The prediction has a mean pLDDT of 83. Predicted 3D model of a 72-nucleotide RNA (transfer RNA) from a bacterium. Rfam family: tRNA. Rfam links the family to the GO term triplet codon-amino acid adaptor activity. Rfam describes the family as follows. Transfer RNA (tRNA) molecules are approximately 80 nucleotides in length.

RNA sequence: GCCGGGAUAGCUCAGGGGUAGAGCAGCUGAUUUGUAAUCAGCCGGUCGUCCGUUCAAAUCGGAUUCCCGGCU
Numbered sequence: 001g002c003c004g005g006g007a008u009a010g011c012u013c014a015g016g017g018g019u020a021g022a023g024c025a026g027c028u029g030a031u032u033u034g035u036a037a038u039c040a041g042c043c044g045g046u047c048g049u050c051c052g053u054u055c056a057a058a059u060c061g062g063a064u065u066c067c068c069g070g071c072u
Base pairs, nucleotide, nucleotide: 001071002070003069004068005067006066007065010024011023012022013021018055026042027041028040029039030038048064049063050062051061052060
């Protein structure tokens, strides 16, 4: 230099046009003499950035940053 993959909650990851989800973590409550465990609920997101397509974009197209891999 060329090609491919990835970036979504504090962490690990789903979601492939129509209100963004799970598990763990955190908070509150129940249970317990108390703690742990368990159960219920809650909180937590400009979906890497910019531009475009569309009535509507995390999702499609282009550019760009970072990470990983391959080729040279």